Overview
The part of an RNA shown here (large-subunit ribosomal RNA, domain II) has 719 nucleotides and comes from a Candidatus Woesearchaeota archaeon. Its Rfam family is "Archaeal large subunit ribosomal RNA". Its family is annotated with structural constituent of ribosome and ribosome in the Gene Ontology. Taxonomically the source falls in Candidatus Woesearchaeota (Archaea, Nanobdellati). The prediction has a mean pLDDT of 81.

Context: one part of a larger RNA
RNA sequence: GCCAGGGAGUGUAUGUGAGUGGCGAGAUUAAGCGCUGUUUCAGCGCGUAUUCUUAGGGAAACCGAUUACCCGCAAACUUUUGUUGAGGGGUCAUGGUAUGAAAGUGCCAUUAGUCACUCGUGUACGACCCGAAGCCGGUCGAUCUAACCCGGGGUAAGGUGAAGCGAUGGUAAAACAUCGUGGAGGCCUGCAGAGGUACUACGAGCAAGUGUUCUUAUAACCUCGGGCUAGGGGUGAAAAGCCAAUCGAGACCGGUGAUAGCUGGUUCCUACCAAAGUUGGCCGUAGUCAAGCCUGGAUGGAGAUAGUAUGAAUGGUAGAGACACGGAUUGGGAGUGCUGGGGGAGAAAUCCUUCACCUUUCUGUCCAACUCCGAAUGUUUAUACAUCGUAGAAAUCUGGAGACGGCGGUGCGUCGUAAGGGGGCAUCGCGAGAGGGGAACAACCCAGACUAUAGUUAAGGUCCCUAAAUACUUGUUAAGUGUGAAAGGGUGAAAAGUGUCUUUAGCCAGAGACAGCAAGGAGGUUGGCUUAGAAGCAGCCACCCUAUAAUAAGUGCGUAACAGCUUACUUGUCGAGGUUACAGGCCUUGAAGAUGGACGGGGCUAAACAAGUUACCGAUACUAUAGGCAGCCGAGAGGCGUGCGGUAGGUAGGCGUACUGCUUGGGCAAAAGCAUCUCUGAGAAGGGGUGUGAACCGAGUAGUAAUGAAAAUCCUGGU
Numbered sequence: 001g002c003c004a005g006g007g008a009g010u011g012u013a014u015g016u017g018a019g020u021g022g023c024g025a026g027a028u029u030a031a032g033c034g035c036u037g038u039u040u041c042a043g044c045g046c047g048u049a050u051u052c053u054u055a056g057g058g059a060a061a062c063c064g065a066u067u068a069c070c071c072g073c074a075a076a077c078u079u080u081u082g083u084u085g086a087g088g089g090g091u092c093a094u095g096g097u098a099u100g101a102a103a104g105u106g107c108c109a110u111u112a113g114u115c116a117c118u119c120g121u122g123u124a125c126g127a128c129c130c131g132a133a134g135c136c137g138g139u140c141g142a143u144c145u146a147a148c149c150c151g152g153g154g155u156a157a158g159g160u161g162a163a164g165c166g167a168u169g170g171u172a173a174a175a176c177a178u179c180g181u182g183g184a185g186g187c188c189u190g191c192a193g194a195g196g197u198a199c200u201a202c203g204a205g206c207a208a209g210u211g212u213u214c215u216u217a218u219a220a221c222c223u224c225g226g227g228c229u230a231g232g233g234g235u236g237a238a239a240a241g242c243c244a245a246u247c248g249a250g251a252c253c254g255g256u257g258a259u260a261g262c263u264g265g266u267u268c269c270u271a272c273c274a275a276a277g278u279u280g281g282c283c284g285u286a287g288u289c290a291a292g293c294c295u296g297g298a299u300g301g302a303g304a305u306a307g308u309a310u311g312a313a314u315g316g317u318a319g320a321g322a323c324a325c326g327g328a329u330u331g332g333g334a335g336u337g338c339u340g341g342g343g344g345a346g347a348a349a350u351c352c353u354u355c356a357c358c359u360u361u362c363u364g365u366c367c368a369a370c371u372c373c374g375a376a377u378g379u380u381u382a383u384a385c386a387u388c389g390u391a392g393a394a395a396u397c398u399g400g401a402g403a404c405g406g407c408g409g410u411g412c413g414u415c416g417u418a419a420g421g422g423g424g425c426a427u428c429g430c431g432a433g434a435g436g437g438g439a440a441c442a443a444c445c446c447a448g449a450c451u452a453u454a455g456u457u458a459a460g461g462u463c464c465c466u467a468a469a470u471a472c473u474u475g476u477u478a479a480g481u482g483u484g485a486a487a488g489g490g491u492g493a494a495a496a497g498u499g500u501c502u503u504u505a506g507c508c509a510g511a512g513a514c515a516g517c518a519a520g521g522a523g524g525u526u527g528g529c530u531u532a533g534a535a536g537c538a539g540c541c542a543c544c545c546u547a548u549a550a551u552a553a554g555u556g557c558g559u560a561a562c563a564g565c566u567u568a569c570u571u572g573u574c575g576a577g578g579u580u581a582c583a584g585g586c587c588u589u590g591a592a593g594a595u596g597g598a599c600g601g602g603g604c605u606a607a608a609c610a611a612g613u614u615a616c617c618g619a620u621a622c623u624a625u626a627g628g629c630a631g632c633c634g635a636g637a638g639g640c641g642u643g644c645g646g647u648a649g650g651u652a653g654g655c656g657u658a659c660u661g662c663u664u665g666g667g668c669a670a671a672a673g674c675a676u677c678u679c680u681g682a683g684a685a686g687g688g689g690u691g692u693g694a695a696c697c698g699a700g701u702a703g704u705a706a707u708g709a710a711a712a713u714c715c716u717g718g719u
Stems, first nucleotide, its partner, number of pairs: 001719006011125013026052002032046006056063002066093001068091004075084003094109006128265002131262001135255006146229001148227007155219001157189003160185001164181006193216003198212002201210002231247001233243003268654006278291005293402001294400006303388003307385008319373001320371002326367003331362005337357001339356007406430007414422002435446003450627007460617003463602003469614001471613006482604001495589003499586004504581005516573005522546003527541003552567001556565002628644002631640003655708001657705010673692008
């Protein structure tokens, strides 16, 4: 891991709600007792103490209650919109009581309870099951280990050579020196022993550690036997170390089913409806209570509403505006406004000028906390239509919940450099939603799945993988662009391109354009100045005239200066378009990543892009046919069938297991069980055949439950 078996909402008490039943202004017994029957458990009776109700108000003393009117559902009667009207609703009516001087205010009053059983749910108990770390008590431990005490044992071999002593030298005597002797030391090397530094071979082992290496090895040494200290206690050369493989408080047993707002698990079927992750409180933020949201029931009795249209009202957003305010703000004009600074004239008064200020005018821009203006959507309301509703809507009351971590797209705000970021409002989704598309992909597009069959479409597609056009018309692209982007790079009015297509506007052109080729390209003159020189061509000034088809006082090379080459300009040749600018489409460059590589792939020059057309494919959508269920009508037969995705959850109806009472059956001519085949039912499930097996087993009805397994690192066994 697998298989089999076991494995989780139970019991008592007490509230509360519903259902059923008994009695009813009353209902009811408890313990206990008696009688009867009988496999000791039932039945009948007594027991009237008790409990609840029948009256409330008041702290208490104490006092002490309902008549009337109106509306009106069902229903009945009348019969056409009337009458009566149980229950129901309403009244500034009435009454009781407390308070008060009163006014008034609070509570109560026009009668239904109670007992039993069953089910839902609350509370107390272990309270659906398993699960802590812990706390407390009582015992057992120092055969491990820590310290101490008593009595014992052990430390191969070698090295070094302290003090002391002796001899000799030395001294006045000493000191001192040398040589011997001697054998000290928490000395050295190194066995046994003790330790455990490093390495990491082994690591289902030789071992809850070993191996190799290493430290120490006459000492604060090692060790044996015995003894002593005990759990908030011991012992500790102190590491919170050790106290029997257990220590920041031992182990065992008990309190004990401790508690767990936390994790996991919680067992048959079907049908109907179907959530919330929001608001407020809480030492509250993993929880819980109340409200909101779901569901069942009852009451109720006529309107309800998310839609559309029109009318009315409301509003200050989007936008816009700027002499309509507040604030910000570009450039200019004017002024006998006068205030200040600078400059100038003057002896001064004063004058002129300039800058700033002020006034005025023109012009150019802005604002969440500006508004002279001002939408759409929205909100409120009225009417009409539409939809729903007497087959019972709205509303109200009540039982049961779950939930109170949300997340994503779009629109609009906010915080943040940003984020698959934080926070907010609205809306649609996922959550709890399957199906088709998007290669794959909770929330993007299409579309809300009762079942079966067939057809038609949606999004998206139609060369092959792969269902359907190698469809059609007109263009574009040559980059495999299509089939990534950004950092960055380039440019400098805002990237670049003489890639290509298109629009528009201009100019030249059969009186011959543009490009190429051929020829000319001159004279005054080397213009003047400057300069060593300056001759078209260093620089400055000027830039005329002539002959001409045309020819610059010269476009660029060149020379020291000339020379020389060339251009402008003209003619010839050629023979049809050329050229410029703005704008746009597609394309190119810009464009760098680590295994080889991704348009889903193959591959494609359309099977790419733009515009258009017609077919086809394509879903659980839509349509048709058949069937099922909910719901509704109906006395029934039967009919309609608009509804039928679904987690938490609510409600309803069923299946199966064990046992019991009653009724009724099967079985040795073969029960149960097991194996296999098969049929029926929407399902839980049920029936039949065959084989095996060898003695019990059902059905109906009523009841009782240790009643349903795939999960819990579940338990036990097997494998």